[in-house]
Context: one part of a larger RNA
Molecule: small-subunit ribosomal RNA, central domain
Organism: uncultured prokaryote
């Protein structure tokens, strides 16, 4: 390079936006670049191939033919692709009327619980465990009542429920704000899909500066257990966890399944709309989401199955035996931790 692949065997970038590029709806006219056909020129000789001939044969040599799959030019063809012009509405978008939602940001606010403080009642224990001890308590603990302070998280509702591109999002209220769905079919008229490079977002942990610190809790200390116990259990406990701003850029970032479009039996549940029917809470039709099962088909099997891993088309990413190794070196990025790109020797 070609081929074959990428749910679990190696392989889908964590996820968007989007440049170049690739691909792209219907009708019509034109052009003739791609494409196809004919002609002409060229494609040196040798070589290769075919047929003859010459060295006693062969290698070798000579002659002839074919070929040189290409390029240039010219005359045509016009289905398809491309270019140009015009038209269209089903793709895409706009508009109007409704709708659901833990989508995002900021501000405010509520109750339960926990811990601490103050005061009252009250007295000898309380904690904790398999059992204990460390620990707290006569300087009055635990328990209980009243008051106060602080920080963090939001029980029930809650649901293979909802929203978001992903990460993710859950008390309540307000302000600002993104997307989506349904109905109408008024408007634009292919304006679309994908996307190397790029750019933005991106859990937790970690880092910088300044706050905050109730509970929990790496490290650490002590008590147990044990042959030992740098653990599991217990008592404490700092960073962290929280907020603001700035970094980091990774995860089993998972549906281990890239995006878009079309086509291919159904049944049952659930969420959000719409239409019409009547027995007014049922069933019918339809659009969009989310599940369970299942036919055809696919699959090595497991399983997938209109939310495909089926049948097609298109664009991107990635894989190519195990180890060495997601490592070394170099580059780029980072305050650092490290990230990213990414080998080879050797070995089986």
């Nucleotide at each position: 390079c070609u081929g074959g692949g990428c749910g679990u065997a190696a392989a889908g970038c964590g996820c968007g936006c989007g440049u170049a590029g690739g691909c792209g709806g219907a009708u019509u006219a034109u052009u003739a670049a791609g494409u196809c056909a004919g002609g002409g020129g060229u494609g040196a000789a040798a070589u290769c191939c075919c047929g003859a001939g010459g060295c006693u044969c062969a290698a070798c040599c000579u002659c002839g033919g074919a070929a040189c799959u290409g390029c240039c030019u010219u005359u045509g063809a016009u289905a398809c692709u491309g270019g140009u012009g015009a038209u269209c509405u089903u793709g895409a978008g706009u508009c109007c009327g409704g709708g659901a939602g833990a989508g995002g940001u900021g501000a405010g606010u509520g109750g339960a619980a926990u811990u601490c403080c103050u005061a009252g009642u009250g007295u000898a224990g309380a904690g904790g465990u398999g059992a204990a001890a460390u620990u707290c308590g006569u300087a009055g603990a635990u328990a209980u009542u009243a008051g106060g302070a602080a920080g963090a998280a939001c029980a029930c509702c809650a649901g293979u429920g909802g929203c978001g591109a992903a990460g993710g999002c859950g008390g309540c209220u307000c302000a600002c704000u993104g997307g989506c769905c349904c109905g109408g079919u008024a408007c634009u008229g292919a304006c679309g899909c994908u996307c190397a490079u790029g750019u933005g977002c991106g859990a937790a942990a970690g880092c910088g500066u300044g706050g905050g610190g109730a509970g929990c809790a790496a490290a650490c200390a002590g008590g147990a257990u044990u042959a030992g116990a740098u653990a599991c259990c217990c008592u404490g406990g700092u960073a962290u966890u929280c907020c603001a701003c700035g970094c980091c850029g990774u995860a089993a970032a998972c549906g281990a399944u890239g995006g878009a479009u079309g086509c291919u039996a159904g049944c049952c549940g659930u969420c959000g709309g719409a239409c019409g029917g009547c027995a007014u809470g049922c069933g019918c039709u339809u659009c969009g989401g989310u599940g369970u099962c299942g036919c055809a088909g696919c699959u090595a099997a497991c399983g997938c199955a209109u939310u495909a891993a089926g049948c097609a088309c298109u664009c991107c990413g990635c894989c190519u035996g195990g180890g060495g190794a997601g490592u070394a070196c170099g580059g780029c990025c980072g305050c650092a931790a490290g990230g990213u790109u990414a080998a080879a020797a050797c070995u089986c």